[in-house]
RNA sequence: GGAGCAGACAAAGCGGUCGCUGUUGAAGCGGCGGGAGUGAAACGACCUCCGGAAGGUUUUUAUCAUUUUGCCGCUUGAAUGGAGGAAAGUCCGAGCUCCGCAGGGCAGGACGGUGGCUAACGGCCACCGGGGGCGACCCCAGGGAAAGUGCCGCAGAAAACAGACCGCCCCGCUCCAUCUAAAUGGGUGCGGGGUAAGGGUGAAAAGGCGAGGUAAGAGCUCACCGGUCUCGAUGGUGACAUCGGGAGCCCGGCAAACCCCGUCCGGAGCAAGGUUAAAUAGGUCCCGCUCCUUGAGUUGCCCGCUCAAUAUGCGGGACGGGUAUAACCGCACAAGUCGGAUAGCAAUAUCCGGCUCCAGAUGAAUGACCGCAUCAUUACAGAACUCGGCUUAUUGUCUGCUCCGUUA
RNA sequence: GGGCGAUUAGCUCAGUGGGAGAGCGCUGCCUUCACACGGCAGAGGUCGCAGGUUCGAAACCCGCAUCGCCCACCA
Numbered sequence: 001g002g003a004g005c006a007g008a009c010a011a012a013g014c015g016g017u018c019g020c021u022g023u024u025g026a027a028g029c030g031g032c033g034g035g036a037g038u039g040a041a042a043c044g045a046c047c048u049c050c051g052g053a054a055g056g057u058u059u060u061u062a063u064c065a066u067u068u069u070g071c072c073g074c075u076u077g078a079a080u081g082g083a084g085g086a087a088a089g090u091c092c093g094a095g096c097u098c099c100g101c102a103g104g105g106c107a108g109g110a111c112g113g114u115g116g117c118u119a120a121c122g123g124c125c126a127c128c129g130g131g132g133g134c135g136a137c138c139c140c141a142g143g144g145a146a147a148g149u150g151c152c153g154c155a156g157a158a159a160a161c162a163g164a165c166c167g168c169c170c171c172g173c174u175c176c177a178u179c180u181a182a183a184u185g186g187g188u189g190c191g192g193g194g195u196a197a198g199g200g201u202g203a204a205a206a207g208g209c210g211a212g213g214u215a216a217g218a219g220c221u222c223a224c225c226g227g228u229c230u231c232g233a234u235g236g237u238g239a240c241a242u243c244g245g246g247a248g249c250c251c252g253g254c255a256a257a258c259c260c261c262g263u264c265c266g267g268a269g270c271a272a273g274g275u276u277a278a279a280u281a282g283g284u285c286c287c288g289c290u291c292c293u294u295g296a297g298u299u300g301c302c303c304g305c306u307c308a309a310u311a312u313g314c315g316g317g318a319c320g321g322g323u324a325u326a327a328c329c330g331c332a333c334a335a336g337u338c339g340g341a342u343a344g345c346a347a348u349a350u351c352c353g354g355c356u357c358c359a360g361a362u363g364a365a366u367g368a369c370c371g372c373a374u375c376a377u378u379a380c381a382g383a384a385c386u387c388g389g390c391u392u393a394u395u396g397u398c399u400g401c402u403c404c405g406u407u408a
Numbered sequence: 409g410g411g412c413g414a415u416u417a418g419c420u421c422a423g424u425g426g427g428a429g430a431g432c433g434c435u436g437c438c439u440u441c442a443c444a445c446g447g448c449a450g451a452g453g454u455c456g457c458a459g460g461u462u463c464g465a466a467a468c469c470c471g472c473a474u475c476g477c478c479c480a481c482c483a
Base pairs, nucleotide, nucleotide: 001404002403003402004401005400006399007398008397009396010395013372014371015370016369017368018367020082021081022080023079024078026076027075028074029073030072031071032070034069035068036067037066038065039064040063044058045057046056047055048054084380088391089390091389092388093387094386095385096269097268098267099266103303104302105301106300108265109264110263111262112261113127114126115125116124117123128142129140130139131138132137143260144259148258149257150254151253152252165199166198167195168194169193170192171191172190173189175187176186207225208224210222211221212220226250227249228247229246230245231244232243233242234241235240273329274328275327276326283319284318285317286316287315288314289313293309294308295307296306297305321482322481323480336355337354338353339352340351341350342349343348409479410478411477412476413475414474415473418432419431420430421429426463434450435449436448437447438446456472457471459469460468
């Protein structure tokens, strides 16, 4: 200098002007409600004068006026808060809420080395085994194919209880040659058989290699190597590793094919759900409804469970109608975050201290411009019930490490 | 915001591990005086994209992209 690998961090500073939005408190204006104070006071009842449109007393209640206080809305000016590492995809896991408190069976789905972490997970950490890379390092849906079923196109002789196209070997017959003839040997052709060593096909051909053996061959036998099964020892919590003995046991692949084994899973989702208010045609049609049973009840089926069931009734569905995107709660303190110590290789846990109005909308805010500094104010991109992860998109900086080349 | 589904030729679709297909459309030729109909022949594909499993993927698995559908309350 080049090519790479891993990890961490930050998404941008300062000032000025204008603007949006949440909260807090202040001033002004308007509205509302209740309590209290003050004043007035109808009607009623009673009394008097004496019969009216009179006067007085009483309840100070309805009501009215005013003051104070509370709440709401608007305006003004003030203080203070205001997107992310992915807010995204909605792929997993939870909290929270409702449903019949969710019990059993079948079906279905997810996961799958071992140990640990966690509220939980398909996540994370460490390790084991396998694979890739010269290496730093990376990847693995990594249980079972020696339970069963199924598939393995084309090519090839044969694709899974192996198989004979060529080749090799043996036997029989025939013909040819040699030969006087027979026998023997050689060859051609036909038939029967043996053989998986060799050729060729394929992604894959039933361990490899050597020797013995044989008609030719073959784990047929033996030595070595590899694998499998099994017994034992040692180490490790364990996956597993190492060593030794035994058995010729040599068995194809695919389970992101059905399936088997083990573990886990009730469903729906904040448009969940709760309180209040407003409005109407409290409409029409269809289905079902008391032993048995039927229907409905946000799990596909069955059981179980709950509810309803004779009518001007109840339940469900469809259409129609109404409200106007109604108000408040849910909803902003949460498995929170920062710093330190301790335990641990780590993920993480425990303890101590600090922070906490710290985004909270619903036509939905978080912005625009200028100046200075800067390599640059740029990349991907905008919260919507809330968290923990994964995945995807994307800019820059730093640290550590590996390989190659050159120079010293 | 939440819950589902789809993507194969220009259009509509089939194909559920081994040859990418059907109908309509398009092009050329024949037929006709000419057009239509008809007949014959032909072209046209990143099976949305990328990765994985497998000997082999349109299909099986995973991620992404695009498009479409449904969900307010009251009685």